[in-house]
Molecule: Purine riboswitch aptamer
Order: sequence, then structure tokens, then C1' cells
RNA sequence: ACGUAAACGUAUAGCAACGCUCGUAUAAUAGUGGGAAUUGGCCCACGAGUCUCUACCGGAUCGCCGUAACGGUCCGACUACGGGUGGUGAGUUACUGCUC
Repeated sequence: ACGUAAACGUAUAGCAACGCUCGUAUAAUAGUGGGAAUUGGCCCACGAGUCUCUACCGGAUCGCCGUAACGGUCCGACUACGGGUGGUGAGUUACUGCUC
């Protein structure tokens, strides 16, 4: 939802915790504006990037800078969707199991 006065029946849809792991996305990336620190190298905001919601940082290390501006490298996530697996649940079987 349909049938029935109802009980009920049928059909359809939903539910299967949680963990681990893999894939895809994004490069945990780059841009702009304002502010702050200098024993420091951050904070706030905006928009971009994903057939994508969210996130857009932390540490180490090597540099660099000198009151205003940071850079390279490495390691480490979350989130969205999908797969695998452990496992929970359900059905079934004498059992191992099998199916969802």
C1' cells in the first nucleotide's frame, strides 16, 4: 500500500552494531585580505580545489629571514562513497555448515 467488519493475509521498502583493511576523492594543496610574534616564524576571515559533505593541520628535520616575510623534505589524520574481512543479528540444517 492492497484485500477483509475484524483477526489476518499478500506485496514493497527498511534494518545487519562495532572494529580492521584497501580503493576513489585531495596534492591534508595553493591563492587573497586583516592582525600577531621575533627566545619567533603564528592567528582570524574569504573564496578556489573534489561527479563530494567535512577537513585543509601537527611534529621532526634542513634552510632562510631580521621586525617583515617565510621555504624545502619526511612522517602522521579526519571526512564522503565503495570493496574485502573479523564480527553482531536473522533464517535454515542432526552437525560441520549454508544463505541473507